[in-house]
Molecule: Bacterial RNase P class A
Organism: Myxococcales bacterium
RNA sequence: CGACCAGGACAGGUGAUCGCCGGUGGUCAGUCCCCCUCGGGGGGCGCCACGGGAGGAAAGUCCGGGCUCCAAAGGGCGUGGUGCUGGCCAACGGCCAGUCGGGGUGACCCGAAGGAAAGUGCCACAGAAAGCAAACCGCCGUGGUUCGCCGCGGUAAGGGUGAAAGGGUGCGGUAAGAGCGCACCGGGGGGCAGGUGACUGUCCCCGGCAUGGUAAACCCCACCUGGAGCAAGGCCGUGUCGAGGUGUCCCGCGCCGACGGGACCCGGGUGCCCGCCCGGUAGCCUCGGGUCAGGCCGCUGGAGGGUCGUGGCAACGCGGCCCCUGGAUGAAUGAUCACCCCCCGCCGAGGGCGACCGAGGCGGGUGACAGAACCCGGCUUACGGCCUGGUCGGAGA
Numbered sequence: 001c002g003a004c005c006a007g008g009a010c011a012g013g014u015g016a017u018c019g020c021c022g023g024u025g026g027u028c029a030g031u032c033c034c035c036c037u038c039g040g041g042g043g044g045c046g047c048c049a050c051g052g053g054a055g056g057a058a059a060g061u062c063c064g065g066g067c068u069c070c071a072a073a074g075g076g077c078g079u080g081g082u083g084c085u086g087g088c089c090a091a092c093g094g095c096c097a098g099u100c101g102g103g104g105u106g107a108c109c110c111g112a113a114g115g116a117a118a119g120u121g122c123c124a125c126a127g128a129a130a131g132c133a134a135a136c137c138g139c140c141g142u143g144g145u146u147c148g149c150c151g152c153g154g155u156a157a158g159g160g161u162g163a164a165a166g167g168g169u170g171c172g173g174u175a176a177g178a179g180c181g182c183a184c185c186g187g188g189g190g191g192c193a194g195g196u197g198a199c200u201g202u203c204c205c206c207g208g209c210a211u212g213g214u215a216a217a218c219c220c221c222a223c224c225u226g227g228a229g230c231a232a233g234g235c236c237g238u239g240u241c242g243a244g245g246u247g248u249c250c251c252g253c254g255c256c257g258a259c260g261g262g263a264c265c266c267g268g269g270u271g272c273c274c275g276c277c278c279g280g281u282a283g284c285c286u287c288g289g290g291u292c293a294g295g296c297c298g299c300u301g302g303a304g305g306g307u308c309g310u311g312g313c314a315a316c317g318c319g320g321c322c323c324c325u326g327g328a329u330g331a332a333u334g335a336u337c338a339c340c341c342c343c344c345g346c347c348g349a350g351g352g353c354g355a356c357c358g359a360g361g362c363g364g365g366u367g368a369c370a371g372a373a374c375c376c377g378g379c380u381u382a383c384g385g386c387c388u389g390g391u392c393g394g395a396g397a
Base pairs, nucleotide, nucleotide: 001393002392003391004390005389006388007387008386010384012340013339014338015337016336017335018334020053021052023050024049025048026047027046030045031044032043033042034041035040036039055369059380060379062378063377064376065375066374067229068228069227070226074274075273076272077271080224081223082222083221084098085097086096087095088094099113100111101110102109103108114220115219119218120217121214122213123212136159137158138155139154140153141152142151143150144149167185168184169183170182171181172180186209187206188205189204190203191202192201193200194199233297234296235295236294237292241288242287243286244285245284246283247264248263249262250261251260252259265280266279267278268277269276304323305322306321307320308319309318310317311316341367342365343364344363345362346361347360350357351356
């Protein structure tokens, strides 16, 4: 100096003028309205003062929750999700640490990481053959031969096809070969040691054993899982309908009615079933229609933020102190000017052996990605310059 890897903070600043949204306080001797009634209170608008006013992703809507309703809400099934070990968290498919596997020279990064001996399925084409086997070319032996080759037997080391060919490399052995034998690797089984664990190391046995791959196929196993969602839901005002369905029996009171209870049956209860609950004639259920783009609440103090200490490798936990930071509703924070900062391009005093560094000047720049809408914890995607640490390479000394 270049390329790369991991992490951190920032996301233009200051001032002036005009203009927005919301909060707090004041004003009523600015104006309008309401209530009570000799006067006072309240509210709206206006005005004044003082504060506040987008993001690390506000994005995607991929996960997890808080919250609201079904609804008083238990069990089972189903559906869906996760899938190595340990920990963190309100929780998660997240995060931290680790193990194993893969990628990279490396710093580091990625993993859809349980089970193929419970079962079912699939492995196209090519190839002789792709789940129980197989011999196309070839090699060896043998018989025949018109000398081109043909038949029989053995073989799976060499070659071909393929993503994958039934363990791999080497030595010996053989007619030629082959775990046929041996060494090592791999596979199966076992012992010991270390580790919370996933696993790791080491030793022994297998007259040599091969149980192909695929579950990001169905499936099996373990754990988790009610549904719908702020257009949830609630209050107020205004406007407006129609059709259909809706039992029986028994008991209590002298009788009837009403009322209460029970049984059967019917209907409803945000996946289904059971249980449970509600209703069965003033109540319930079903179907069709239906006003305001109505007003208000929900609507912002939180699993919140900062800082210091402490425990922990870390994620994070605990404690002390300090802080309050949008709430719009066709949707607010904008415009202008000046200076500074930053970025880009060109020139470039000077320094240096050199690679290079570089004060200053000129010109340009809406200066990356990009705007809340109930809130929070994550993930993913987009993106500018700066800082810190690390890896590799080059040049010089």